[in-house]
Context: one part of a larger RNA
């Protein structure tokens, strides 16, 4: 000198864009943060209507809420950095050792049946959480049978590849499905699905080369340890696991141990080389009160799922139960220190749904904080009787100083009024064309038309009034830009270094003047 997720002191007008618990991965009251589908299924409280009525109700129809079975999603999105010195990350490869729901392209199929079970009803237990028994019922839930290829398995054959692989035909074995909705001239058509095969895309798993902090005052470490055979296991290679056999394997090119730490793109500094760093944003990893485990699933060993153990908190009728903010706000504590228990799904994106739509503390916005960067303003021109006052003085004057007053013109920003745009693209629907069809049905595609704004009276334009509402902070001995007077008298004090202060202190304190910077200025801390 530059920089900062800063803090502290003094001061503080506006706007834009960013950023905001770096400490205790400490504990959390409350609300919200993941649901959706009635076009998969049975069914229905309340409500409305009709009929009957002994006026208590009963039966039927319509209509749906909540709950239930089922499907998809809850593995994304959001948070944090504890752990991790490791194929965790970065970079470059390998997979002839692998998987991939939804999506896209191509091919084939979707036949016949069956038994249950939630819900509802009845009964029982419990303070509650919840649980048990009986009866009954549906499905795109579950299961049998049939059919089925080039998928899979076994056998042998041919072609091909650097490789254990790929391709082809043959024989045998064995494996599937689900329907819903719309239109219909009842023949069928369309659409969303379902099963199966091939390919793609996307996302992942695994392996390898190289790179990745400090300590040798850590020098030896290792029994599933190193390798083999056989078997198991996984989507997949492998001591990944097991049995048996052998005795290997690593290490001064730093093993092992200890300490510290998420890694990177980047960021800061620097002419560069390098050094420091890993906030915000983006990629990867790891974690979800602590430890362990699996289930479901295409995907988890799963933040707002399950089970077990532990610590802690809460409820209890004392028998037993409930919970997990490192999601968004917010609270307590800690600390030098870090925000609203806000608005909205209008936009972008996501989940579900044919759709309408529902959900979305992702996100879009607003609020608080000069925390940072950038921009603007606090006025402009003229104005010498160089006013008054202040300060200094050699008492002549000098300086503050065109500064003020005064005159003239202006009104950015803030304030008030009026007007106007953009963020909105399209969806359903409608119209037209076209494809398709037996069809001027539905339907697909194209074009046109066609609702919706949280922000928010924020922004833009214009009008109104009056200079009207807006300047501080640090420094002035040298380094280092900027000096005098008074007070003090090695006192009080200053100080980054050198050093000032003991009676004329440009170094302390105050005043005047000056220098620097400016809505900031200094100090402290940290890095180069």
């Nucleotide at each position: 000198g530059a920089a900062c997720g800063a803090a502290c002191g003094c001061u503080g007008g506006c706007g834009g864009c960013g950023c905001g618990u770096u400490u205790u991965a400490a504990g959390c009251a409350u609300g919200c943060a993941a649901g959706u589908c009635g076009a998969g299924c049975g069914g229905c409280a309340a409500g409305a209507g009709u009929a009957c009525u002994u006026c208590g109700g009963u039966a039927c129809u319509c209509c749906u809420a909540g709950a239930g079975c089922g499907g998809c999603g809850g593995a994304c999105g959001g948070g944090u950095g504890a752990g991790u010195a490791a194929c965790a990350c970065g970079u470059g490869g390998a997979u002839a050792a692998c998987c991939u729901g939804c999506c896209c392209c191509c091919g084939g199929g979707u036949g016949c049946g069956g038994g249950a079970u939630a819900g509802c009803c009845c009964a029982g237990g419990g303070a509650a959480a919840c649980c048990u028994g009986g009866a009954u019922u549906a499905a795109u839930a579950c299961c049998u049978c049939g059919u089925a290829a080039g998928a899979c398995c076994a056998c042998g054959c041919u072609c091909u590849g650097c490789a254990g692989g790929g391709a082809g035909a043959g024989u045998g074995g064995g494996a599937a499905a689900a329907g819903g909705c719309g239109c219909u001239u009842c023949g069928g058509c369309g659409u969303c699905g379902c099963c199966u095969g091939g390919g793609g895309a996307u996302g992942g798993g695994u392996c390898c080369g190289c790179g990745u902090c400090c300590c040798a005052u850590u020098a030896g470490c290792u029994a599933g340890a190193u390798g083999g055979u056989a078997g198991g296991g996984u989507a997949a290679g492998a001591g990944c696991c097991u049995a048996c056999c052998a005795u290997g394997g690593c290490g001064a090119c730093g093993a092992u141990g200890g300490g510290u730490a998420g890694c990177c793109g980047g960021c800061c500094u620097g002419a560069g080389a390098g050094g420091g760093u890993g906030a915000a944003c983006g990629g990867c990893c790891a974690c979800a009160c602590u430890g362990g485990a699996a289930c479901u699933g295409a995907g988890a060993c799963a933040c707002g799922g399950u089970c077990c153990a532990g610590a802690c908190u809460c409820c209890u009728a004392c028998g037993g139960g409930a919970g997990g903010c490192a999601g968004c706000a917010g609270c307590u504590a800690a600390g030098a220190a870090u925000c609203u228990u806000c608005c909205g799904c209008a936009a972008u994106g996501g989940g579900c749904g044919c759709a309408a739509g529902c959900c979305u503390g992702a996100c879009g916005g607003a609020g608080c904080g000069a925390c940072g960067c950038c921009g603007c303003g606090u006025g402009g021109a003229c104005g010498a009787a160089g006013a008054a006052g202040g300060u200094c003085u050699u008492c002549g004057g000098a300086u503050u100083g065109u500064a003020a007053a005064g005159u003239c013109a202006u009104u950015u920003c803030a304030g008030g009024g009026a007007g106007g745009a953009a963020g909105a693209a399209u969806a359903a629907g409608c119209u037209a064309g076209u494809c398709g069809u037996a069809a001027u049905a539905u339907g697909g595609c194209u074009a046109g038309u066609g609702a919706u704004g949280a922000c928010g009276a924020c922004c833009c334009u214009u009008c109104c009034a009056a200079a009207a509402g807006a300047a501080g902070c640090u420094c002035c001995g040298g380094c280092u830009a900027a000096c005098u007077a008074c007070g003090u008298g090695c006192c009080a004090g200053c100080a980054g270094c050198c050093g000032c202060g003991g009676c004329a202190a440009u170094a302390c304190g105050u005043a005047g003047g000056g220098a620097g910077u400016a809505a900031g200025c200094g100090u402290u801390g940290u890095u180069c």
The part of an RNA shown here (small-subunit ribosomal RNA, 5' domain) has 528 nucleotides and comes from an uncultured bacterium.
The RNAcentral record of the full RNA draws on ENA, Greengenes and SILVA.